The prediction has a mean pLDDT of 83. The RNA shown here (c-di-GMP-I riboswitch aptamer) has 93 nucleotides and comes from a Planctomycetia bacterium.

RNA sequence: UUCCGAUAAAGGCAAACCCGGAGUGAUCCGGGGACGCAAAGUAAAGGGUCUUUACACACAGGGAAGUAGAAAAAAGACAGCCUUGCUGCCGAG
Numbered sequence: 001u002u003c004c005g006a007u008a009a010a011g012g013c014a015a016a017c018c019c020g021g022a023g024u025g026a027u028c029c030g031g032g033g034a035c036g037c038a039a040a041g042u043a044a045a046g047g048g049u050c051u052u053u054a055c056a057c058a059c060a061g062g063g064a065a066g067u068a069g070a071a072a073a074a075a076g077a078c079a080g081c082c083u084u085g086c087u088g089c090c091g092a093g
Stems, first nucleotide, its partner, number of pairs: 003093001004091002012037002017032006035080001041086003045083003048078006058067002
């Protein structure tokens, strides 16, 4: 230095949920809280999932509603979904 991840050491992060706030929404921010995580650090580059635009077809109806609901496209969200890039503690092996 690289691979690897220990009943090691020092630490770190923080799921669900609750409170407050932002957003149409997915979700995000702050506080509490710990399910877990060897990158659960960071980057939307490649996939994937989700949201909005929202309409077709169908049911119903005098009509307006209402129920249910595609495919394509556009704009967003998610790094604790996967791949990948960059960076990083320790050293049993």